[in-house]
Molecule: transfer RNA
Organism: Candidatus Hodarchaeales archaeon
């Protein structure tokens, strides 16, 4: 410098190839139920501008370009 992949709540992951309207899960977190109390177990609840910018559509996590940060690979 070239290239490949990854970047989604406090942590984790799914969806991305094939674009669809409230962004799902499981772990914590906070409240009630239930217990003599915790823990398990129900029940509910808040946490995502889906790294950033911009572009294409009626519509973008999803495609297209560019940027930052990450691993790995080649000179």
């Nucleotide at each position: 410098g070239g290239c490949u992949c990854c970047g989604u709540a406090g942590c984790u992951u799914a969806g991305c190839c094939u674009g669809g309207a409230u962004a799902g899960g499981g772990c914590g977190u906070c409240a009630g139920c239930c217990u003599u109390c915790u823990a398990a177990g129900c029940u509910g609840a808040a946490u995502a501008u889906c790294a950033c910018g911009g572009g294409u559509u009626c519509g973008a996590a999803u495609c297209c370009c560019g940027u930052c940060g990450g691993a790995g690979c080649c000179g």